[in-house]
RNA sequence: UGCUCAUCGAGAGGGACUGAGGGAACGGCCCUGCGAAGUCCCGGCAACCGGCUGCAACAUCCAGGCAACUGACCGGUGCCAAUUCCGGCCCGCGGCGAGAGUCGUCACGGGGAAGAUGAGGG
Numbered sequence: 001u002g003c004u005c006a007u008c009g010a011g012a013g014g015g016a017c018u019g020a021g022g023g024a025a026c027g028g029c030c031c032u033g034c035g036a037a038g039u040c041c042c043g044g045c046a047a048c049c050g051g052c053u054g055c056a057a058c059a060u061c062c063a064g065g066c067a068a069c070u071g072a073c074c075g076g077u078g079c080c081a082a083u084u085c086c087g088g089c090c091c092g093c094g095g096c097g098a099g100a101g102u103c104g105u106c107a108c109g110g111g112g113a114a115g116a117u118g119a120g121g122g
Stems, first nucleotide, its partner, number of pairs: 001122001003120006013042005021031003026087003043080003048076004052071001054069001058064001084114001089111004094106005
């Protein structure tokens, strides 16, 4: 740097340093000197991957064994405002307003696009 697959409506923040931005980009809408982003320390959430624990089958005299699942004990990541904060593109459906066979606007459902994280393999 691009490819494949899975997941994305739940969950989880304090301190120190510092000092103006941040929520990917764009448009909204938000957060922020009652302190943004960043770095460090400590804490937590979760269960994607490896290990381990428990467990059906199986096996069996005993020992063993392990798919799915379980636990969150160890390790690798990740994450800790708002649904991935919402939207855009396509399909369906409805309300409202214009008004002449269209437009505007506001929801709802489904699918995409983009993105994030993990695992795998280039």

SAM riboswitch aptamer (S box leader) from Nocardioides agariphilus, 122 nucleotides, folded computationally. The source organism's lineage runs through Bacteria, Actinomycetes, Propionibacteriales, Nocardioidaceae and Nocardioides. Its Rfam family is "SAM riboswitch aptamer (S box leader)". The family is grouped with related families in Rfam's "SAM clan".